[in-house]
RNA sequence: CCCUUAUGCAGAGCGGCGGAGUGAUUAGGCACUGUGAAGCCCGGCAACCGGCAGAAAUGCACGGUGCCAAAACCUACGGACUUUUUAGUCUGAAUGAUGAGGG
Repeated sequence: CCCUUAUGCAGAGCGGCGGAGUGAUUAGGCACUGUGAAGCCCGGCAACCGGCAGAAAUGCACGGUGCCAAAACCUACGGACUUUUUAGUCUGAAUGAUGAGGG
């Protein structure tokens, strides 16, 4: 990097360093941010894989990841429905993310 598969409206700091951006990409929105962004450390959440306990359901949180504003912040392509019609609601896909397995 590619393929397969599962999952995404739950949860997670009044800490330290840092010093201007951030929310994947493009476009359009919207929002967060000097009352301190990203990043790093600590802390925490969760329970995908392993481990341990158990007959199982399940539990623990020891190891490997992951995650810690808003649904993956919203829309974008298709379908259904609706007199919010330059729109709304639902839904599928695409794309992306993470785990696990494979190449």
This is a predicted structure of a 103-nucleotide RNA (SAM riboswitch aptamer (S box leader)) from a Eubacteriaceae bacterium. The prediction has a mean pLDDT of 86. Its Rfam family is "SAM riboswitch aptamer (S box leader)". On this family, see Grundy and Henkin, Mol Microbiol 1998: "The S box regulon: a new global transcription termination control system for methionine and cysteine biosynthesis genes in gram-positive bacteria".